[in-house]
Context: one part of a larger RNA
RNA sequence: CUGGGUGUAAAGGGUGCGUAGGUGGACUAACAAGUCAGGUGUGAAAUCCCCGAGCUUAACUUGGGAACUGCGCUUGAAACUGUUAGUCUAGAGUUAGUGAGAGGUAAGCGGAAUUCCCGGAGUAGCGGUGAAAUGCGUAGAGAUCGGGAAGAACAUCUGUGGCGAAGGCGGCUUACUGGUGCUAAACUGACACUGAGGCACGAAAGCGUGGGUAGCGAACAGGAUUAGAUACCCUGGUAGUCCACUGCUGUAAACGCUGUAUACUAGAUGUCUGAUUUUUUUAAUAAGUUGGGUGUCGUAGCUAACGCGGUAAGUAUACCACCUGGGGAGUACGGUCGCAAGAUUAAAACUC
Numbered sequence: 001c002u003g004g005g006u007g008u009a010a011a012g013g014g015u016g017c018g019u020a021g022g023u024g025g026a027c028u029a030a031c032a033a034g035u036c037a038g039g040u041g042u043g044a045a046a047u048c049c050c051c052g053a054g055c056u057u058a059a060c061u062u063g064g065g066a067a068c069u070g071c072g073c074u075u076g077a078a079a080c081u082g083u084u085a086g087u088c089u090a091g092a093g094u095u096a097g098u099g100a101g102a103g104g105u106a107a108g109c110g111g112a113a114u115u116c117c118c119g120g121a122g123u124a125g126c127g128g129u130g131a132a133a134u135g136c137g138u139a140g141a142g143a144u145c146g147g148g149a150a151g152a153a154c155a156u157c158u159g160u161g162g163c164g165a166a167g168g169c170g171g172c173u174u175a176c177u178g179g180u181g182c183u184a185a186a187c188u189g190a191c192a193c194u195g196a197g198g199c200a201c202g203a204a205a206g207c208g209u210g211g212g213u214a215g216c217g218a219a220c221a222g223g224a225u226u227a228g229a230u231a232c233c234c235u236g237g238u239a240g241u242c243c244a245c246u247g248c249u250g251u252a253a254a255c256g257c258u259g260u261a262u263a264c265u266a267g268a269u270g271u272c273u274g275a276u277u278u279u280u281u282u283a284a285u286a287a288g289u290u291g292g293g294u295g296u297c298g299u300a301g302c303u304a305a306c307g308c309g310g311u312a313a314g315u316a317u318a319c320c321a322c323c324u325g326g327g328g329a330g331u332a333c334g335g336u337c338g339c340a341a342g343a344u345u346a347a348a349a350c351u352c
Base pairs, nucleotide, nucleotide: 004323005322006321007306008305012320014201015200016199017198021194022193023192025088026087027086028085029084030083031082033081034080035077036076037075038074039073040072041071042070049065050064051063052062053061054060091191092188093187094186095184096183097182098181099180103177104176105175106174107173108172109171110154114150115149116148117147118146119145120144125136126135162169163168206248207247208245209244210243211242215241216240220236221235222234223233259319260318261317262316263315264314267297268296269295270294271293272292273291274290275289276288277287278286301308302307325352326351327350334345335344336343337342
């Protein structure tokens, strides 16, 4: 290389957009680059293979043939690929109508709770635990009522419900804005799929500058526990958690541990959201038909098994990424990126 794989054994990139490249719907005509057929030239000799010959045989030597699967030139074929020209509408997109939604960004607003402050009333405890203690409280705490301030998060509704490419998104209102479903079939006419590099997005933690800080809370301090206890439990508590910067970082069990797209292949049942038919009705509702999501079970088939099973891990096609015994090691060195932390790319010796 061929071949084999990637849910759980090694292996799907965190996600999208998209360049090159690879691949690509139906029909007609032309061309003949790929493709196929014939001819011809070349493909040195030796070697290999076949049939013989010579050394007693063999190795060895030697004659003839075949072959050298290739390349050039030439004459043709035209199904397929390709190219060119023309056409089409089933893919893709546009338009019109209509629908659902925690999709995104910004501003404003709201109530409950918490903590703190002030005031009333009131007295000896409160708090915490397995039990305690540290802690708070006669300088009046805790419990209770009224007033005020602050920050953060949005109970119920809430649902194997919804939306988003993923990360993720949940109080209410407004503004701006992205994607998407359905119906009709008017328009464009293959405009498509994938995508090395590249670009963008990317939880939490962390970093920079400036704010903010109610609660929680790494570090830290104290109290316990214990043989010890640099822990688990308790009392405190700093960074952080929050906001701004189109700031940086670029990683996660970034998981469905399952790349994207398309086609085909029994059924049953729940749910979300469209369209539509029938019955009834003020409306709802009920029963069907047909789309798009999201679940459960299951046939064929697949699988080492578990399981998957129209949301495939089935049957196929296109393209990308990745794997090749364990450790050493996702490490060293070098490169690139970063303020740093580190990220990314990525070995070997040695060893089992």
Small-subunit ribosomal RNA, central domain from an uncultured bacterium, 352 nucleotides, folded computationally. The prediction has a mean pLDDT of 86. It matches the Rfam family "Bacterial small subunit ribosomal RNA".